[in-house]
């Protein structure tokens, strides 16, 4: 840098657990296991940082720690501001801000059942519902710069 072969193409409320709770066993010292976020939305590149949006259930640990992350902050590189160049301002490929309206297939829970475990618990199966943000989509309001050049 090519080829072939497998696998993936479900990808961050995500993983992991030394506090805490529960469960077994106990030689009562202690071991060994179990819980330890429900789903929607979110990535231009780099490096840095840490309590990074929405709501649902519970109302009882989705607690507490830790590691990361699609946030954010700075460069860089990209749209846009009349055509090009730099400044500068703002946004991130669907690339200006705000404000309304419409718009938006949830999942756990919850009922029934199967299987595994001594158990705490844990996985599958069916039913039948419930949401906010956001993308989009109409409408409004304000913004749409400064300098040098080219065109007319």
């Nucleotide at each position: 840098a090519g080829a072939a072969u497998u696998a993936a193409u479900c990808c961050a409320g995500c993983g992991c657990c030394a506090g805490a709770a529960c469960c077994u066993a106990u030689u009562u010292g202690u071991a060994g296991g179990u819980u330890g976020a429900c789903g929607a939305g979110g990535u231009a590149g780099a490096g840095g940082u840490u309590u990074a949006u929405c709501g649902a259930a519970a109302g009882a640990u989705u607690c507490g720690g830790c590691g990361g992350g699609u946030g954010c902050c700075u460069c860089u590189c990209g749209g846009u501001g009349a055509c090009u160049u730099g400044u500068c301002a703002u946004c991130g490929u669907a690339a200006a801000a705000u404000c309304u309206g419409c718009g938006g297939c949830a999942a756990a829970a919850c009922u029934g059942g199967a299987a595994a475990g001594c158990a705490a618990u844990u996985u599958c199966c069916a039913g039948g519902a419930c949401a906010a943000a956001g993308a989009g989509c109409a409408g409004g309001u304000u913004g749409c710069a400064c300098a040098a050049g080219a065109a007319a």
Predicted 3D model of a 152-nucleotide RNA (glmS glucosamine-6-phosphate activated ribozyme aptamer) from a Peptococcaceae bacterium.
It matches the Rfam family "glmS glucosamine-6-phosphate activated ribozyme aptamer". Gene Ontology terms of the family: regulation of gene expression and catalytic activity.
Model confidence (mean pLDDT): 76 of 100.
Taxonomically the source falls in Peptococcaceae (Bacteria, Bacillati, Bacillota, Eubacteriales).